[in-house]
RNA sequence: AGGGGGCCGGGCAGCCGCGUCCUUCGACAAGCUCAGGAUGAGCGGGUCGGAUGCCGAGGAAAGUCCGGGCUCCACGAAACAAGGGUGGCGGGUAACGCCCGCCGGGCGAAGGGUUUCGGCCCCCAAGCUCAGGGAAAGUGCCACAGAGAGUAUACCGCCGAUGGAGGGAGACCUCACAGGCAAGGGUGAAAGGGUGCGGUAAAAGCGCACCGGGGCGCUGGUAACAGGGUCCGCAUGGCAAACCCCACCCGGAGCAAGACCGAAUAGGGGCAACGCGCCCCGGAUUCGUCCGGGGCAGGCCGGUUUCGAGCCGAGUUGCCCGGGUUGGUUGCUUGAGCCACGGAGCGAUCCGUGGCCCAGAUGAAUGGCUGCCAUCGCGGAUACGGUCCGAUAAUCGGAUACCGUCCGCGAUACAGAACCCGGCUUACAGGCCCCCU
RNA sequence: GCUGGUGUAGCUCAGGGGUAGAGCAGCGGUUUUGUAAACCGCCGGUCGCAAGUUCGAAUCUUGUCACCAGCU
Numbered sequence: 001a002g003g004g005g006g007c008c009g010g011g012c013a014g015c016c017g018c019g020u021c022c023u024u025c026g027a028c029a030a031g032c033u034c035a036g037g038a039u040g041a042g043c044g045g046g047u048c049g050g051a052u053g054c055c056g057a058g059g060a061a062a063g064u065c066c067g068g069g070c071u072c073c074a075c076g077a078a079a080c081a082a083g084g085g086u087g088g089c090g091g092g093u094a095a096c097g098c099c100c101g102c103c104g105g106g107c108g109a110a111g112g113g114u115u116u117c118g119g120c121c122c123c124c125a126a127g128c129u130c131a132g133g134g135a136a137a138g139u140g141c142c143a144c145a146g147a148g149a150g151u152a153u154a155c156c157g158c159c160g161a162u163g164g165a166g167g168g169a170g171a172c173c174u175c176a177c178a179g180g181c182a183a184g185g186g187u188g189a190a191a192g193g194g195u196g197c198g199g200u201a202a203a204a205g206c207g208c209a210c211c212g213g214g215g216c217g218c219u220g221g222u223a224a225c226a227g228g229g230u231c232c233g234c235a236u237g238g239c240a241a242a243c244c245c246c247a248c249c250c251g252g253a254g255c256a257a258g259a260c261c262g263a264a265u266a267g268g269g270g271c272a273a274c275g276c277g278c279c280c281c282g283g284a285u286u287c288g289u290c291c292g293g294g295g296c297a298g299g300c301c302g303g304u305u306u307c308g309a310g311c312c313g314a315g316u317u318g319c320c321c322g323g324g325u326u327g328g329u330u331g332c333u334u335g336a337g338c339c340a341c342g343g344a345g346c347g348a349u350c351c352g353u354g355g356c357c358c359a360g361a362u363g364a365a366u367g368g369c370u371g372c373c374a375u376c377g378c379g380g381a382u383a384c385g386g387u388c389c390g391a392u393a394a395u396c397g398g399a400u401a402c403c404g405u406c407c408g409c410g411a412u413a414c415a416g417a418a419c420c421c422g423g424c425u426u427a428c429a430g431g432c433c434c435c436c437u
Numbered sequence: 438g439c440u441g442g443u444g445u446a447g448c449u450c451a452g453g454g455g456u457a458g459a460g461c462a463g464c465g466g467u468u469u470u471g472u473a474a475a476c477c478g479c480c481g482g483u484c485g486c487a488a489g490u491u492c493g494a495a496u497c498u499u500g501u502c503a504c505c506a507g508c509u
Stems, first nucleotide, its partner, number of pairs: 001437008010373007018056002021053001023051006031043005058414001062425002065423005070254004083250005088102005103132001104130004111122004133245002138243002140239003155185002157181003162178002164175004193211006212234001213232004218227003258330004268321007277296008301313004337356008374412008384404003387399005438508007447461004455492001463479005485501005
C1' cells in the first nucleotide's frame, strides 16, 4: 500500500415501576364432607389484593426469501403426467437455493515482451466475483446503423496475372469490360480464429511457426479438471435471468394449524303433558297402565265433506340431545438447546465427558429518573510528560497545542419475542481482536 | 400473526426485450359580443428504489421500500 475474517454492542449503584412462576397472608366464593333445631365446623382446584424470592428480548427478535420440526386435510407401494424449483465437482447437515474445500472463467499490484510512446500482448500474489449443465437436439430473437446479421456480403477500396478494347516497331502503357480478393477503410454490441513470416497480379490457413479451438486415445486425480501426445487448417457467432432439452428435488395448508370446555339470545332435532273432559262395568297387567263396552256434562285454532267430546296437526309448557358464536383452557416452550474440556478433520462439521435451565406475554410485560464510570465528537485551558531543535559529563535552554493531562457541552445506534428451530438478506452510533500478500 | 396483489404524466389506465403512449386535466391559438362546446397545437415521465442478465430492461431475475385486500 492492497485486502480478508471474528467478536462486543455500554458497566456499577440508588429510587420508582411492569410480566410469568414458586412460597405466603388477607378478602370473596361455586362446590364437597361431617354434624344438625336454627345453623355450625372442616376442605376448597377459582377470583381479587398485599408481601417475599428466582427469572425476564436480539444479533438482527425485522423482511417472510429458502429449508425443516409439529398439526390438520387429501391420497394410499413406487413411478408417470401437470406445475414449481435447483444446476461445475466432492463433502457437511434433519434438510436447504445454506456452509466448507477444490476446479474453471473474469478482475486484480508488481513483473516480462513490443511500440509509431497513444498503447497492445503475455503472465499474474493476497484477495474479490460468477443464477458456473446443454447453443454442431430443435424453435425463436439479434432493433437502429450498415453493402452484408446467420447455409454471410461487396459500399469505399485493392488487383486486373488471364481473356477483352485502345495505343505502341517492341519492351510495354492506358482503360476497368469479363472477372479476381476479403488485406485495409467504414457500420455495428457482434462482420466467420489472433500475431508474424512466406506467398501472390492483389489476396486469403493458401503454406509455415507460436498462441487459441475441435476430435481421438494416454497419464494423474474419487470427480470437476489438469498435463503432455497425435490428428484436423479449423463454415457451423451471441442470448437458455427466451421457449426448450438433460439430471435431480418437491402432495396441500398453516398455531388465526389442531384439540377440549362452553353462558345468555336465536335457531335445529327428540320425548312427554296440555290440546284430546269425567264416571261406571268387564278383561289383561311388569300394578305404572292398556284394551273393549256403556253413560253424563261441556269446550279453544286448523284439518279429517257437514253435526259429531274420536284421530291428526298447529300452538303452549317441561325435559333431553347435538351443532355452534363471544369467551376460556390447551398446543407453549427441554431444544437438531447453551457452556467448558478433550479428541477426529485443511475446513464446514462430528464424537465423547462434565455442568446448566435461560421470556412465555395475549391490545400484548422486559422500562423510567439520578449519580459515577466507559467510548466517541466538539470547544477551551495548560509548556507538567511525550514530540522537535541546540548545547552537554550530569543536565539545561528554546519551540510547538500534534498526542497525553484537566475542564465544559453533546451523543451512545438499528430496532423489540408472539409455535419452535437451521440459514440467507436487509438495518446498525461506536469499539476491540486476529490474519494474508 | 399468516396469505395474496399493485406501483408507468397532476388523475384513471395501456404497453410483457429495440429506447413510452391513450383519455381526462393544464397552457396557447381559432371560433364568439363574451363564456361553454367544437377544432388545431403544445407542455408534462429518475416507468417506486438499488443491483444483476443482456449489445440493449418499463418489460426478465434478485434484493428493498410503500400501499391495498383477505383470513379468527
Molecule: RNase P RNA; transfer RNA
Organism: rhizosphere metagenome